[in-house]
RNA sequence: AAAGGGCAAACCCGCUGCGAAGCGGGGGCGCAAAGCCAGGGGCCUCCACUCCCGCCGGAGGCCGCCCAGCUACCGAA
Numbered sequence: 001a002a003a004g005g006g007c008a009a010a011c012c013c014g015c016u017g018c019g020a021a022g023c024g025g026g027g028g029c030g031c032a033a034a035g036c037c038a039g040g041g042g043c044c045u046c047c048a049c050u051c052c053c054g055c056c057g058g059a060g061g062c063c064g065c066c067c068a069g070c071u072a073c074c075g076a077a
Base pairs, nucleotide, nucleotide: 006031007030011026012025013024014023015022016021029064035070036069039067040066041065042062043061044060045059046058047057
């Protein structure tokens, strides 16, 4: 390369949440780990402080933002 397939963006509908966002259905932008995992960074939300913003502090969220860890189909290999 091929084969069998898998996941599923934006957007829409419903539900949960103060929110970021998550879940289900539809839908496919894409993805060889777009499988799992919140360990390190990054981004986002809420509370508090503050004239305001930011920082500091507390509590959350996003791995389809990156790194790391664990696992994994087929095949020239």